[in-house]
RNA sequence: AGAGUUUGAUCCUGGCUCAGGAUGAUCUCUGGCGGCGUGCCUAACACAUGCAAGUCGAGCGAGAUGCCUGUGAAAGAUUCUUCGGAUGAUUGAUCAGGCGGAAAGCGGCGGACGGGUGAGUAACGCGUAGGCAACCUGCCCUUCACAGAGGGAUAGCCUCGGGAAACCGGGAUUAAAACCUCAUAAUGCCACACUGAGACAUCUCAGAGUGGCCAAAGAUUUAUCGGUGAAGGAUGGGCCUGCGUCUGAUUAGUUAGUUGGUGGGGUAACGGCCUACCAAGGCGACGAUCAGUAGCCGACCUGAGAGGGUGAUCGGCCACGUUGGAACUGAGACACGGUCCAAACUCCUACGGGAGGCAGCAGUGGGGAAUAUUGCACAAUGGGGGAAACCCUGAUGCAGCAACGCCGCGUGAAGGAAGAAGGCCUUCGGGUCGUAAACUUCUGUCCUUGGGGAAGAAACAAAUGACGGUACCCUUGGAGGAAGCCCCGGCUAACUACGUGCCAGCAGCCGCGGUAAUACGUAGGGGGCAAGCGUUAUCCGGAAUUAUUGGGCGUAAAGAGUACGUAGGCGGUUUCUUAAGCGCAGGGUUUAAGGCAAUGGCUCAACCAUUGUUCGCCCUGUGAACUGGGAGACUUGAGUAUCGGAGAGGAAAGCGGAAUUCCUAGUGUAACGGUGAAAUGCGUAGAUAUUAGGAGGAACACCCAGUGGCGAAAGGCGGCUUUCUGGACGAAUACUGACGGUGAGGUACGAAAGCGUGGGGAGCAAACAGGAUUAGAUACCCUGGUAGUCCACGCCGUAAACGAUGAGCACUAGGUGUCGGGGCCGCAAGGUUUCGGUGCCGCAGUUAACGCAUUAAGUGCUCCGCCUGGGAGUACGCACGCAAGUGUGAAACUCAAAGGAAUUGACGGGGACCCGCACAAGCAGCGGAGCAUGUGGUUUAAUUCGAAGCAACGCGAAGAACCUUACCAGGGCUUGACAUCCUUCUGACCGGUCCUUAACCGGACCUUUCUUCGGACAGAAGUGACAGGUGGUGCAUGGUUGUCGUCAGCUCGUGUCGUGAGAUGUUGGGUUAAGUCCCGCAACGAGCGCAACCCUUGUCGUUAGUUACUAACAUUCAGUUGAGGACUCUAAUGAGACUGCCGUGGAUAACACGGAGGAAGGUGGGGAUGACGUCAAAUCAUCAUGCCCCUUAUGUCCUGGGCUACACACGUGCUACAAUGGUCGGUACAAAGAGAAGCGAGACAGUGAUGUGGAGCAAAUCUCAAAAGCCGAUCCCAGUUCGGAUUGCAGGCUGCAACUCGCCUGCAUGAAGUCGGAGUUGCUAGUAAUCGUGGAUCAGAAUGCCACGGUGAAUGCGUUCCCGGGUCUUGCACACACCGCCCGUCA
Repeated sequence: AGAGUUUGAUCCUGGCUCAGGAUGAUCUCUGGCGGCGUGCCUAACACAUGCAAGUCGAGCGAGAUGCCUGUGAAAGAUUCUUCGGAUGAUUGAUCAGGCGGAAAGCGGCGGACGGGUGAGUAACGCGUAGGCAACCUGCCCUUCACAGAGGGAUAGCCUCGGGAAACCGGGAUUAAAACCUCAUAAUGCCACACUGAGACAUCUCAGAGUGGCCAAAGAUUUAUCGGUGAAGGAUGGGCCUGCGUCUGAUUAGUUAGUUGGUGGGGUAACGGCCUACCAAGGCGACGAUCAGUAGCCGACCUGAGAGGGUGAUCGGCCACGUUGGAACUGAGACACGGUCCAAACUCCUACGGGAGGCAGCAGUGGGGAAUAUUGCACAAUGGGGGAAACCCUGAUGCAGCAACGCCGCGUGAAGGAAGAAGGCCUUCGGGUCGUAAACUUCUGUCCUUGGGGAAGAAACAAAUGACGGUACCCUUGGAGGAAGCCCCGGCUAACUACGUGCCAGCAGCCGCGGUAAUACGUAGGGGGCAAGCGUUAUCCGGAAUUAUUGGGCGUAAAGAGUACGUAGGCGGUUUCUUAAGCGCAGGGUUUAAGGCAAUGGCUCAACCAUUGUUCGCCCUGUGAACUGGGAGACUUGAGUAUCGGAGAGGAAAGCGGAAUUCCUAGUGUAACGGUGAAAUGCGUAGAUAUUAGGAGGAACACCCAGUGGCGAAAGGCGGCUUUCUGGACGAAUACUGACGGUGAGGUACGAAAGCGUGGGGAGCAAACAGGAUUAGAUACCCUGGUAGUCCACGCCGUAAACGAUGAGCACUAGGUGUCGGGGCCGCAAGGUUUCGGUGCCGCAGUUAACGCAUUAAGUGCUCCGCCUGGGAGUACGCACGCAAGUGUGAAACUCAAAGGAAUUGACGGGGACCCGCACAAGCAGCGGAGCAUGUGGUUUAAUUCGAAGCAACGCGAAGAACCUUACCAGGGCUUGACAUCCUUCUGACCGGUCCUUAACCGGACCUUUCUUCGGACAGAAGUGACAGGUGGUGCAUGGUUGUCGUCAGCUCGUGUCGUGAGAUGUUGGGUUAAGUCCCGCAACGAGCGCAACCCUUGUCGUUAGUUACUAACAUUCAGUUGAGGACUCUAAUGAGACUGCCGUGGAUAACACGGAGGAAGGUGGGGAUGACGUCAAAUCAUCAUGCCCCUUAUGUCCUGGGCUACACACGUGCUACAAUGGUCGGUACAAAGAGAAGCGAGACAGUGAUGUGGAGCAAAUCUCAAAAGCCGAUCCCAGUUCGGAUUGCAGGCUGCAACUCGCCUGCAUGAAGUCGGAGUUGCUAGUAAUCGUGGAUCAGAAUGCCACGGUGAAUGCGUUCCCGGGUCUUGCACACACCGCCCGUCA
């Protein structure tokens, strides 16, 4: 820093998407360690349990359990005993005193801090800067002063009672630093008046004076702590103000304590804070009110910045504590772990009544995609109480859980090629994973064993560590325990194989997948990141895609239909002044943390510490160019007055002629009218036409008239006259003195259609009716015809209301028209200049291009309006309207585009030019019949397959009885019918005969190798590699072919033009069969095509004459023979034709026309030759070939059948329908070919096909071998002496074999057909037509195909039309390109 995506391609506009960063994150897969952080974003949902605010006995009374001492009831071991008792260890009731101090109570301080949450709040809530002369402040600090004397109670305790409980009531008794009274007292407070000073309106401060009022508490034991009053400080708070702080106008009006005043009350304090009275104000387009959303900030994320988004953790402020309300206490609360009331919920209950509030720390349920332990310690830091020890502290310090984030480390290092095995790919050669592994030598971070062991602790000496035996150090052990995730079509780094076959699936966008998927799934390989990686969600960026920086509006979205004008923002020249904006300097503030920079501390880093720096706001001073404010002046902006000419400017009234229609009358007769053609309609009851008269309405014809004029603008304005009236323009002076420009709202005007009321109504004419057209025709055309169009008044308020171009001012080359006015020159015509309007062309500039270009879309300034695909100018709401409707004006959803300009093609029932048997002019046909042949369809076991508009259909097939043959039925074979390799055996194979079989196959017999002895060759058997496939894909291909089209086109290099696609050249003027040639030209050249070169034919020469030829000579039935080389001919080589010559036209060219000469004349005729490309055209069945498929079969062999079927439809042909003919007889003339398993003469036989026989000929020698024509005869217009289908009989030929299914002959039979509908084909001269001949294929089998000659026409005015093509141009929303695209309805 950009990229992808609209198109065939291009430029632009414009959206969508991606690459980056971030997170309190979620989810999938995976997971070694440590440090530092972070962790309910949802239900301000409900909460079991424990803890989170207590402390002081040095304020007070009272004082339990317990302990000590004394007392000693009672029990009583032991011993003695006179048995009566005595002794008395030991236990120890009771009472008294003492120690000790639990629990509760009075009292003091603290529970207003700390901790949590973000529901509410759009607010002086927060931020920032100020103010309080309108205030308070416990504990703390400093200073001054003081503490005298008394009193009465009350908790607790005891007792009685009520209650389930919570708790309550009565009585008796008691203490204080609790409470009360008196005293003392000012620099305190209150009241009164005085002086001085200050200020900001009420006022404040200082001084001195008088009167009144107010305090206290002690404790312990010798040192302190406490108490009271006052002043000051510090800290913390309260109130007020300027500025800033989200969205909606489809929320425009709001407010009654509301705004202000006076009196009073209340507060620490000001204040409608509250109250009574008075006034009627206050807020609002600079957005009030209402509605929605939201805690605010330091900061955090992103960004180059300006901005945009966020408000977790940390810090400041606010608000809240289940919900709503209220006060009490207190220095401080209207109080999270206080009180009262109400409500909901939960719990207890004896049903009467009570208890509770985790948004404290843990934890539970629930919600949710989702967020942790019912841990340790007060050791540190801090807080509360206390004199202190100390107690309390879920604040805090730590630990636990979680890859949630950031940072760091590791999962080994070096050597190691037989490049192992294995996987994957492969062109089978190899390549790759890959020095990777194995293996060798090492190391020890994390880990592990044992030992040592902190700092954090600061106190005065001691004591004191939750973390923690942690960090860290030494040591033992061993590479042992530690790698995944995503991606690999483009964007975007990274490619192959297999599977799948628009299926399964992928996808952020474009888009992949329909049988060869680098896009799906898997594998191998590769790329990226790494204890993580991807996904999802959200924010910023990229996006200059809301544009202040930094966009636009002629055609892409976008100038309001137009003007006037309010607020607002903007504003000419000059003087003085001010200092608000602005510049400079200084000061204050901008908490800390954070950011940035430097340095330092944890081994580094993250993290932490220290130092420096930072927006903004406020205050003071200063400067005076510009902007603003004030005062004054000016004239050029603007305006006014005078004069002048131009004009469809506006309103009203009147007048005029032509035309249409209607009415009356006349003349007159059969039509008129209308159309592409008709019909409806009108007309014999007299139309149309014509003449005369009359009525009525509307519009002002030609000319003038002009991209001319007028109008404030837009809508608009056109006969003539009059009246009233507005403005612009020009000229010259005078006057006012910035009075201006724009203009949100607002107001006015505003075509046509439409609406209301009342008139009017000739013509025209929605609706409607009829007639046509049409498949239909609710249309276009015709005949009628009502609203309406016209007038008056009132509404409507919109148009492609357009120059698709808002208004104003200024500046920036020209040229040429035109309208109005003026100046100068000129007799005039006219020229020149100037002001105002209206056009065209054009430079600079501008634009995406087209274009615009002093009438800007150029260069600047000012103001307004408007702009982001479709849905949609729709819905809802509101306003206006009689209604129709208009104005304002969304969203859901949906798409990856929609769009502008230009380019190249293709296309057009667009244009211009040109060509072609394209039409026309002709000739012969096809389409009707019969037959042949091909195709479709149908049938079938099979009727093998392909070809499908032209460009498939007598096509592949130059020839299906078997074979061919690919199809069907049946029977066989399985390394195979065919190729290569290996092993073993044999010596054959071939051929002949026989058996079997439907045949192949099979069986038997006979015959039968070479050799240098290695073998070769052949056969059989076996094994597996393989063979084989007319199986699929012509949309995987090569090659070949068709077609446009033998049409004249298709391109390139350099240059030039264009931002570019592209253009130019190749267009233009002529000309040609031709992009053929000439000329011109920002083009100059070149290539593939055209033409020519090639073959053939037409004339002549030369050479050569056999099998060809024969003029002269000789000869013969015969060029038969001799002879000849003249002629024809043959076949080799040349000549000839080039617009070369003449004339005319043309531009003096190219060229055209005419002529001469010539066998031939303007490419002489014909052929071969087919540019770039198009049709995914045809062919996998000629051949070749990738991939897929079959492998005792989709291969191969054989027999038989089929390809030959037949209600039908089509194509291509043959034969005909007859007299230009048929039949019979006679007679003549070709060319080009073919021939040895061949052509086959003469002769003979047969009616004939043909047979017998065989001369000659491997061919200019022999053979195949002519017909129409000509000369005669006959037929006489008919289903015939036309026509020959079909059928019967008898034959011939080929061939193993003519049944399915060949050809030919003879006799007999004798069908349809009498020239063919719509439509359609070929042909321009040796052509059409007609006549026969030959060849390939082939055993046989052409009406087909290819070739040959004989006879031999007609017509062509011409290019309007049909078809096809070429060039130029135009339109286009097409580009798969009109067989396109696309709209509506229905499913």
This is a predicted structure of a 1387-nucleotide RNA (small-subunit ribosomal RNA) from an uncultured bacterium. Its mean pLDDT, the model's own confidence on a scale to 100, is 83. The sequence is in RNAcentral, with records from ENA, Greengenes and SILVA.